Description
The RNA shown here (small-subunit ribosomal RNA) has 1448 nucleotides and comes from an uncultured prokaryote. The sequence is in RNAcentral, with records from ENA. The prediction has a mean pLDDT of 81. Rfam family: Bacterial small subunit ribosomal RNA. Its family is annotated with structural constituent of ribosome and ribosome in the Gene Ontology.
[in-house]
RNA sequence: GAUGAACGCUAGCGGGAGGCUUAACACAUGCAAGUCGAGGGGCAGCACGAGGUAGUAAUACUUAGAUGACGACCGGCGCACGGGUGAGUAACGCGUAUGCAACCUACCUUGAACUGAGGGAUAGCCCAGAGAAAUCUGGAUUAAUACCCCAUAAUUAUAUUUGGAGGCAUCUUCUAAUAAUUAAAGCUCCGGUGGUUUUAGAUGGGCAUGCGUGACAUUAGCUAGUUGGUGAGGUAAGGGCUCACCAAGGCAACGAUGUCUAGGGGUUCUGAGAGGAUGAUCCCCCACACUGGUACUGAGACACGGACCAGACUCCUACGGGAGGCAGCAGUGAGGAAUAUUGGUCAAUGGGCGCAAGCCUGAACCAGCCAUCCCGCGUGUAGGAAGACUGCCCUAUGGGUUGUAAACUACUUUUAUAAAGGAAGAAACUCCCGCACGUGUGCGGGACUGACUGUACUUUACGAAUAAGCACCGGCUAACUCCGUGCCAGCAGCCGCGGUAAUUCGGAGGGUGCAAGCGUUAUCCGGAUUUAUUGGGUUUAAAGGGUGCGUAGGCGGAUUAUUAAGUCAGUGGUGAAAUCCUGCAGCUUAACUGUAGAACUGCCAUUGAUACUGAUAGUCUUGAGUGCGGUUGAGGUAGGCGGAAUGUGUAAAUUAGCGGUGAAAUGCUUAGAUAUUACACAGAACACCGAUUGCGUAGGCAGCUUACUAAGCUAUAACUGACGCUGAUGCACGAAAGCGUGGGGAGCGAACAGGAUUAGAUACCCUGGUAGUCCACGCCGUAAACGAUGAUCACUCGUUGUUGGCAAUACACCGUCAGCGACUGAGCGAAAGCAUUAAGUGAUCCACCUGGGGAGUACGGUCGCAAGAUUGAAACUCAAAGGAAUUGACGGGGGCCCGCACAAGCGGAGGAACAUGUGGUUUAAUUCGAUCAUACGCGAGGAACCUUACCUGGGCUUAAAUGUAGAGUGCAUAAACGGGAAACUGUUUUUUCCUUCGGGACUCUUUACAAGGUGCUGCUUGGUUGUCGUCAGCUCGUGCCGUGAGGUGUUGGGUUAAGUCCCGCAACGAGCGCAACCCCUAUUCUUAGUUGCCAGCGAGUAAUGUCGGGGACUCUAGGAAGACUGCCAGCGUAAGCUGUGAGGAAGGUGGGGAUGACGUCAAGUCAGCACGGCCCUUACGUCCAGGGCUACACACGUGCUACAAUGGCCAGUACAAAGGGCAGCUACUUGGUGACAAGAUGCUAAUCUCUAAAGCUGGUCUCAGUUCGGAUCGGAGUCUGCAACUCGACUCCGUGAAGCUGGAAUCGCUAGUAAUCGGAUAUCAGCCAUGAUCCGGUGAAUACGUUCCCGGGCCUUGUACACACCGCCCGUCAAGCCAUGGAAGUUGGGGGUACCUGAAGUCCGUCACCGAAAGGAGCGGCCUAGGGUAAAACCGAUAACUAGGGCU
Repeated sequence: GAUGAACGCUAGCGGGAGGCUUAACACAUGCAAGUCGAGGGGCAGCACGAGGUAGUAAUACUUAGAUGACGACCGGCGCACGGGUGAGUAACGCGUAUGCAACCUACCUUGAACUGAGGGAUAGCCCAGAGAAAUCUGGAUUAAUACCCCAUAAUUAUAUUUGGAGGCAUCUUCUAAUAAUUAAAGCUCCGGUGGUUUUAGAUGGGCAUGCGUGACAUUAGCUAGUUGGUGAGGUAAGGGCUCACCAAGGCAACGAUGUCUAGGGGUUCUGAGAGGAUGAUCCCCCACACUGGUACUGAGACACGGACCAGACUCCUACGGGAGGCAGCAGUGAGGAAUAUUGGUCAAUGGGCGCAAGCCUGAACCAGCCAUCCCGCGUGUAGGAAGACUGCCCUAUGGGUUGUAAACUACUUUUAUAAAGGAAGAAACUCCCGCACGUGUGCGGGACUGACUGUACUUUACGAAUAAGCACCGGCUAACUCCGUGCCAGCAGCCGCGGUAAUUCGGAGGGUGCAAGCGUUAUCCGGAUUUAUUGGGUUUAAAGGGUGCGUAGGCGGAUUAUUAAGUCAGUGGUGAAAUCCUGCAGCUUAACUGUAGAACUGCCAUUGAUACUGAUAGUCUUGAGUGCGGUUGAGGUAGGCGGAAUGUGUAAAUUAGCGGUGAAAUGCUUAGAUAUUACACAGAACACCGAUUGCGUAGGCAGCUUACUAAGCUAUAACUGACGCUGAUGCACGAAAGCGUGGGGAGCGAACAGGAUUAGAUACCCUGGUAGUCCACGCCGUAAACGAUGAUCACUCGUUGUUGGCAAUACACCGUCAGCGACUGAGCGAAAGCAUUAAGUGAUCCACCUGGGGAGUACGGUCGCAAGAUUGAAACUCAAAGGAAUUGACGGGGGCCCGCACAAGCGGAGGAACAUGUGGUUUAAUUCGAUCAUACGCGAGGAACCUUACCUGGGCUUAAAUGUAGAGUGCAUAAACGGGAAACUGUUUUUUCCUUCGGGACUCUUUACAAGGUGCUGCUUGGUUGUCGUCAGCUCGUGCCGUGAGGUGUUGGGUUAAGUCCCGCAACGAGCGCAACCCCUAUUCUUAGUUGCCAGCGAGUAAUGUCGGGGACUCUAGGAAGACUGCCAGCGUAAGCUGUGAGGAAGGUGGGGAUGACGUCAAGUCAGCACGGCCCUUACGUCCAGGGCUACACACGUGCUACAAUGGCCAGUACAAAGGGCAGCUACUUGGUGACAAGAUGCUAAUCUCUAAAGCUGGUCUCAGUUCGGAUCGGAGUCUGCAACUCGACUCCGUGAAGCUGGAAUCGCUAGUAAUCGGAUAUCAGCCAUGAUCCGGUGAAUACGUUCCCGGGCCUUGUACACACCGCCCGUCAAGCCAUGGAAGUUGGGGGUACCUGAAGUCCGUCACCGAAAGGAGCGGCCUAGGGUAAAACCGAUAACUAGGGCU
């Protein structure tokens, strides 16, 4: 885009079309084929007039009618047309083009001739009979345009003969003659009309032929009247159409036969076309008429509304017997998603009959129903902004949208409704009149005839009045927001949407599209170059046969001539009409219709052309082949020979192990192994040479040698003369494994056994070991049979190696042919890549492919001994499967490098007790968060109340706080009393300030608006933090490369701690990181000296920088210097590295800190803060008291103290840094064993104060659960605080638990580090601090090195991974669903075969019956429909059981 459509929602009108696609299922009822009296006998019924009878009459009965007309009957014509349907049919059925010299044709036209004379019947009518009926029988009588006989005739048919002409073999035609045979009908108005024979035509048919016209080869062979001939029969006619005889043919891979499907064409739909699909309506042809068969009649039928027979079904019946055929028009039932009225008329067109009038006509013309389709019209038009109200949305004092939409004003009246008028379709026939000639014909005039229909159309009236829906709005695809829902409900054509902010669901508002329709479903074409003729491919995406030979077929070198089949051009015929296209015309337009043209791309015939192809005849040598010479090789087959190795046997000699592995064990061995030596035997394979070598068609081929044999190459140019290429079917060869028969069997070695390994180990490893491997013969016929690349021919840049031959050459490395390789251009390719050995450019032929899975499976066939091979589907299922390349990530891949990563060391933790955090459990609550590294002495740098978020109980509700506005008030406060655990509450008393007197400030009460939430979501977020990681990386601009993703730069060679630097380079530069700049520290100088310092000078003390003074020193804190591989040596192009180098306080980033690139983990945090959304509002808010966060069988993390002698205890004694301090630090004195208390001084701090321990010296303890260890518990206290019960710290006395160095496994640290020792601070009333963060004191050991573990960086490689290896993914098993295969069977169908039976009927034969005869009845025969029996094959359906497959 389309449809004979259907379904859902909706619906105003008209015009034109169309309307059982399913059950060729069954049908009630009515109608659809009759007509002619001008063929006939007649007269039932009717009409007409006349007579008679009855009756007043109407009327009834009756009689004969020249009557009109006519039921039934004889006869003629028609019924073979028109109308329906598509079952059958793969066919000369249809289409197209021819032929009939092999034919027919009623009615019609035309030409010719004739129309004489007889005869016997029969229906009807009448009578009788049978039967329920349908119907039938007998008798008598009668007519014809019915039937029969005779006569006459031909241009008739047949036979023979003469002549002419033509053709296509038989022959045809014209002419003449002879022989023989066959015709007719009447009616009449007397004009005719009809009849018979015949010629020609027209029309319609019959037959034959070429070409075209489905699927399946998992249908490959079919055929006996079959194919042909001769003769006969039959037919309108040719013909095996039928029969007799003869021959053995005929068809088929260019698809016979079989099975399945199907009416064919013009056309219709689609498409640029080529094509693909289609066959409704209309037209042509065919076939059919309940199913099957058969003939009759006839011009024509094997006959839709005829006949006979058989069958199924339905109906009637008196049970004896009968009737029927809607696939005609309506209509009914049924089936179905689905398809109409039991209408009107013959007015027109057409048909039949008739002289005609006319009759018949469900053909036809009309109307009815249906939005089924096509076309047209309408549902108003213009103005109208306060941009109204409602609705909806938002960033919400407001804006946007609905929307000029509405209201309102003005206008119009198509349509609807009502009324009035009102066509065309009608012209004939016929009748009447007139004219021309002749009662007929022709012409003119008049009359008659309309179903549709009072319809189309026109006019008037009326009044916006009577008239809008459907689908969609994520992308494709035009159109967006809100609410609800929360992977639910649902949507979905494909992708996909939905898990709390859904433009995808449902609703709404808005919008978009189309519009009396709009969507959905189904089907066809297109897009799809996705079956490729136009117009595709096959290295890796699906796809080259394993290889050769070769049949058919296809294609084929140069040249000459002939021909004209293909080819090209002209012409003629045909290609029905309708349809399509174009012009014009008619309905108001259009659809629709008419008319004219064009077209119908086709087929046939004919004439011409001859380049190419073909055919025929000839010639040629370059393709191909042969000959002669040379040469090459693991080419093949058969035989012979050889050495090494292995194994076995024998013998010798020797002794305890051998063997094997990662390590072992099984195994062998004192009956002597292994190892060693000698000899013998066996079988198999051939080291070195050996190679990117060579040979072969492929598979494949390797010791040496002989025989036979094949091939290639090269040289030559003697011979043939296109002999060529490819190759379906076919034939041959064809690794390994396997099979059969017979040998052989050393080594190796499936199966098997044992030993190991392992969670297991039906494996990998080890010890054995059968088949096999080997030989001969025969099968199998497959491989990643690979170059994943079919064969042949021609052409197309270069470089280089090598094998074989030829040629040439000697100071040469060059040429040529045939191979085998590497690299690289153009070109090709999706890219990787290929690239004279093409995957380039062309030609020929073959094979193969068409999404993945199912499946190379099933069934069937063929082959095979088997294994199996070959050929080779479908149902069902998925939306992908796949190729090449890119960037990452990953690897029990590789290379380089780094890190307390390992190693080397030191010290811990894991065991004990305690502290602390977490899990779990418990609880009214044990608030919440953090959970691998990157949670767990974490948020918390300090939970007794508070904190506090939790629980229990008691209170408050604009609230605990704050602001604004309005109103009011002078309270509030304070005091007292009472209740209460407190919060809170009740009562009583008391009552502000300033003032310019207007008011203001302040407080309170009340009202309104703003609250509050540690409630949820860290997966909506900001901010901030952890981690990879202080790892060296991460990017950009321009350029270049690539179809692109991307690459290059950033890789490479070096170097570095470093993408640090150097060199190179299609890259050149740049940014964020690194480094440096900053701070502390180590040295010096300088400046400045107070609260710090004190060398020298002075004073003073028991003593002290205590004082005067000083700036030298230390120190303090400002500034500056210094370190840069700068210098030297070596190495190196350089960067840089090395050095016990020099110098220097410091040497190669001196040491430490701060500093954290792009990003990753939906990492952490809504409970620090902020914030979107959601939720609560007399509560999830807020106040208070008490409790809880401190629980305790247990598990884990982080720590502390220890287990002791490098120690504990006692006594004496020395030295820091940093930091804090007024609600504070506190000297000093006194008291207390002590925590501490009382007094008192200094200090807002380099001034006063808090302050060391390990260490050192001496003593004691002597290896023990101790003079170690200190938990726990008892008692007594101190301090803080409103308050130490739950639940603080400290002191003293007493008690004195576990623990004697810690399993698997694991952590930190490379120098002022580890270890060890103490000090300070924050928080803080106090403190559960053994924590955290700083400070100094003492002060080591070790690093061979980078194999391994972990993490990281760069390069490279593989990848089926990309939420990226915690990835992906395979198979069994379990469960559900689906389709399929097999299957004992059961059941059905169509076709064929054999036999039996055999209706009707044609044909043939025929005695006795009928008939004068012709002929008939009867009987018999052949054939057949149908029926029956039998055995097979084929195709379905179903099935216990069973097999695999798909989805979940």